c-di-GMP-I-GGC riboswitch aptamer from a Candidatus Sumerlaeota bacterium, 95 nucleotides, folded computationally. Its mean pLDDT, the model's own confidence on a scale to 100, is 76. Of the family's consensus pairs, 95% are formed in the model. NCBI's taxonomy places the organism under Bacteria, Bacteria candidate phyla, Candidatus Sumerlaeota. The sequence was found by an Rfam model in a public genome assembly.
Formats: sequence, C1' cells, structure tokens
RNA sequence: ACCGAUAAGGGCAAACCCGUCGAAAGACGGGGACGCAAAGCCGCGGGGCUAAAAAUCAGCAAUACGGGCUGAGAAAGCCGGCCGGGUUGCCGAUU
Repeated sequence: ACCGAUAAGGGCAAACCCGUCGAAAGACGGGGACGCAAAGCCGCGGGGCUAAAAAUCAGCAAUACGGGCUGAGAAAGCCGGCCGGGUUGCCGAUU
C1' cells in the first nucleotide's frame, strides 16, 4: 500500500414506539437493533422523494358557447443506511 479475519478493542444504528420541528419529503432527542469495515465527514455527479400559483403558449377529444386533459411556463427543500466521487480514520490474520 492492498486487503477485510469465526481476531482484539470498540463504533454506528434500520424498522417500530414516544417527544419536538417542518406543508411535506424528512431532521433532532430518547428507547430499540435490521444490518454496516467507513452505515465517519462533504449535496460535486447520477438517482430517488416532497412541494411547485397565475397570465400565457402548444397539442388532443368533443363542441353553439362555456369548459376538460397533457406538456411547457416552474424554482426550492430532503435522502450519504441509493450509487459514484472527494477526504479522514481503529486493528493487522492473509497478500
């Protein structure tokens, strides 16, 4: 350096429950462990989730009119335990 052991010392904490914040996704605290060798940190790339008004424009069907549906107009937030990337870190069986 690579690697990740029926090793050692440990660490984190899914679902669910309670409380708080939030429109929501979700976050925080407590309990609790499904799991994790980075399930430490960073929203840089991809992806997912919540929200997304009006005028206006285009298309579609029907139609006397009104009206209806779809797309654009049309962003902000969240998820790192979705993947990639960056960065830091315990141990040393094996290579």